[in-house]
Formats: sequence, C1' cells, structure tokens
RNA sequence: CAAGUAGAGAGGGUGAUCGCCUUUCGGGCUUGACCCGGAAGGAGGAAAGUCCGAGCACCACAGGGCAGCGUGCUUCCUAACGGGAAGGGGGGGUGACCCUACGGAAAGUGCCACAGAAAAUAUACCGCCUGAGACUUCUCAGGUAAGGGUGAAAAGGUGGGGUAAGAGCCCACCGCUUCGAUGGUGACAUCGAGGGCACGGUAAACCCCACGCGGUGCAAGGCCAAAUAGGCUCCGUUGCAACCUGGCCCGGUUCAUCCAUCGUUCAUUCGGUGGAAGCGGAGCGGGUGAGCCGCUCGAGGAUUGGGGCGACCCAAUUCCUAGACGAAUGAUCACCGCCCUGCAAAGGGAUACAGAACUCGGCUUAUAUCUCUGCUUGCCGG
RNA sequence: GGCCCCAUCGUCUAGAGGCCUAGGACGCCGCCCUCUCAAGGCGGUAACGCGGGUUCAAAUCCCGCUGGGGCUA
Repeated sequence: CAAGUAGAGAGGGUGAUCGCCUUUCGGGCUUGACCCGGAAGGAGGAAAGUCCGAGCACCACAGGGCAGCGUGCUUCCUAACGGGAAGGGGGGGUGACCCUACGGAAAGUGCCACAGAAAAUAUACCGCCUGAGACUUCUCAGGUAAGGGUGAAAAGGUGGGGUAAGAGCCCACCGCUUCGAUGGUGACAUCGAGGGCACGGUAAACCCCACGCGGUGCAAGGCCAAAUAGGCUCCGUUGCAACCUGGCCCGGUUCAUCCAUCGUUCAUUCGGUGGAAGCGGAGCGGGUGAGCCGCUCGAGGAUUGGGGCGACCCAAUUCCUAGACGAAUGAUCACCGCCCUGCAAAGGGAUACAGAACUCGGCUUAUAUCUCUGCUUGCCGG
Repeated sequence: GGCCCCAUCGUCUAGAGGCCUAGGACGCCGCCCUCUCAAGGCGGUAACGCGGGUUCAAAUCCCGCUGGGGCUA
C1' cells in the first nucleotide's frame, strides 16, 4: 500500500421568527375543557416487528399428576429468559476468524422413493474358487463376499499374513466400545488394559429422558357527581272508575280479579284471613360514555474507585430527563459543520432508517454518510 | 394499543416428506368442427411470497422477514 477479519462509536450544531403538547407562576373576569402574559421541559438507536422473558393488575386455585406447549453440550451471569459471557466437541477458512436446535437411534414403533441381489430379519446380478456333467462354449451343485455394478447411504477402514478362492479368520495402526488412571468445577481431554465388529441413517418423524410453564393483558384494573331503563324491597289499593256530556240525575258502553281456606247464605251472596296479578307511591340500585387514577423515580442514567478473563457485581458522588388520547414534539430563514470541483476566492451537492402510548431486560429486522481500534494475509521499501 | 390466522397458475382450489417435470375447474392462446358464432373435441400457456436451515430428498418440517385478513373499547 492492497485485500480481509473482529469490534466500538456518531446519527448534525447555533441563532432568529411563527406555532403545538405537558407542568408551573402571575393576572383577568363572564369562575371554566376559559382568556392573557411569563418560565421550564418536550422521540430513538432502533421508539419498529410483537419474537422471547419479567414487573404490575385482575380472574382462577388444597396438594400433586395427566394432557398440551416450549427449551435441550458445560460452567457462569441475571429478577427472569429461547438472552448474554467464558469454554468443550464438530465443521469451514492459508490466516485473523467464522458457523453450530450439539440429550437419547444397544427402550419401543415408523420411514428410507427410484435404482439395486440386498435398505437392516441380511443377501448374491456379474465375478472368484471347488466338484460333477459336458468339453471352443455352456449347464448343475456347493463355497465366498476381496473386486465390479446400484444408490444419498451397502454391514468397520488401510496394510500384511492366511486360504482352493475368500473373509476380524489372525496380526499392526486407525475407528468403535468396556473398564481403570491422571488433569479439569464441568462439558471433555490424554494415557493404559481388554473386547472382537456385535451397533446403517432419520428424533426441525412419533417417542423416551431432563428442566420450565395456571389464564388474560393497562382496551389489565380502580374511583366518581347528577339523573335513571330493567330489577329488588316496603307501603297503599282493586271502583266514590272512565267515556257518551258544560253541570246534575236516569240510561248506555268499556275496562277492572282470580285462587285457596274459614264463617255465612237459596245462591262465589256477603264478610274475614293468606297468596298471586294489576295500578299507584317511596326507597335501593347498575353498566357505558365523559372526567380522574393507574402514568412514569425505575431490576433508572452519568462519573469515579474496586472485584472478576468476561457477561456482570459492589461502593461513593451526582442527575430527574415526554406523558399525549382523532393523539404535541413542526415550518421557514441565516451561519457553521459534511462531500465534490478549485491554489484561493467562490460554486455545486447530500443529510438515511424511522417516529413514544403502562414500564423494563433481550433478540430480530431497517439504516445515507462518517470516525476510531485490535488482528490476519500478500506485495514493496528500509 | 393488545391478541390471533393465512399466503400454490390471471381467479377458485387439490396437496399433509419421494409416485410433483405440482393435479383439477373457470379463463387465455392455437387447431379441428360450422356458412358464421356459441356449444363440443384436441393441444398449449401459466403458480408453491422472499431468505436461511434440518434431511439423501422440502410446496410440505423449523427459524427470520414481507404482504394480507380477522377479533378486541
């Protein structure tokens, strides 16, 4: 210098004018969702997706289990987590470094298309070897699984011995597996001794094992003046009724009360008691909307010191920094800053992703432009 | 704000690890039939929203995005 790798950070600033939201101070009167004036504060690294985990609230609940769902190497961090840190195993890269749902397939069940002899009970198409018939060839019986062929995957691999040909049949190394020792908190690693191939893959197939999970989400949930529908309670009443008709009488029409029981009577004729229903009165009394609370001081931020490899933890000091509800945080201008051209003066250009809604801890995704740091590889120069 | 569900030819759909080079209906295009059109017959066109992963193999199983729909005062 080039290429790369890992990580950290910034996400424009100042001023003026006109507005918006919240809080607060002063004043006004028409005393209210009021008006006028002043002061203070007013989006993010992801406020996003709503994918995990919690706080908080209400509902349910003796305790435990089943079912269902989720997580899945180890140790640690944390309020908790499917998050993070440091490691182990495996895979990729020359390397810095990166990726990893990574428990169990000798508990059981299922599946493994096509091809192939055979897809897990093993088996034999070509081939190799032996014997017999035939004798150029071929046929039959038996042995074998080294080689060929099929497939994503073929019954341990490589080499040697051995054999009729072969084969863990035997041996060495590797792999597998059992036991032991050592190191490590542990995952695991290293070493030694044995076994003798018995055990193909798939659990992001069912399943088994371990651990976790009650449900619903601030539109949770709570408070509240006045007036109330339905409802509930209590009391009264069931003809001195209404209309034809301005008033009275007669007459007519319409609607009203039925049941049980006791007494009475020619007779549900009349009366008493109880009930139901109707009517009237009084009292109690929601829910929703509006208003208020929940609502922003919290597992909080910053600085310094200490502990830890680290995530993180501890201590001291200090700060208070949006709380809207058809929903504020905006617009214009100037200067500076950034990029390009230019010696300069000057000119031109760009400014992303996106926007709180109960609050936190994470993850994921989007992001113009710029800054810084560690490390690797290659080339050149000293 | 909160909570759920879905995505396959232009449209409506089948599929549930391999038989998928993804089937069917309507549509569209071409040919046949007819004097012509329709109907009918034959053939064709055309799709798994996107990116990763698991697996020998993914439309299908898992994860993340994107788009659409529903419920809730």
This is a predicted complex of two RNAs, RNase P RNA and transfer RNA, with 455 nucleotides together. It holds a member of the Rfam family "Bacterial RNase P class A". Rfam classes the family as a ribozyme.